Molecule: nadA riboswitch
Organism: soil metagenome
RNA sequence: GGUUGCAACAUCCCCGUGGGUUGGGUGAUGGCUCGAAUCUGAGCCGGAACAGCGAAUCCACUGCAACC
Numbered sequence: 001g002g003u004u005g006c007a008a009c010a011u012c013c014c015c016g017u018g019g020g021u022u023g024g025g026u027g028a029u030g031g032c033u034c035g036a037a038u039c040u041g042a043g044c045c046g047g048a049a050c051a052g053c054g055a056a057u058c059c060a061c062u063g064c065a066a067c068c
Stems, first nucleotide, its partner, number of pairs: 001068007013054001014052001016061007023053001025050002030045005
């Protein structure tokens, strides 16, 4: 240096780091429908943004072990 497997390190366990993709969560603001008849209610759609998203997957890197 290469290949394969792995995450010891963690204020119970799980969780190495960074960045993508898919799909979720919360959700400012907006639109539509219904209700109500001036009370601001219910449902649906879309959606800025946010995050230990305990979902999957890809790339690069750190570390550990084995082999070459």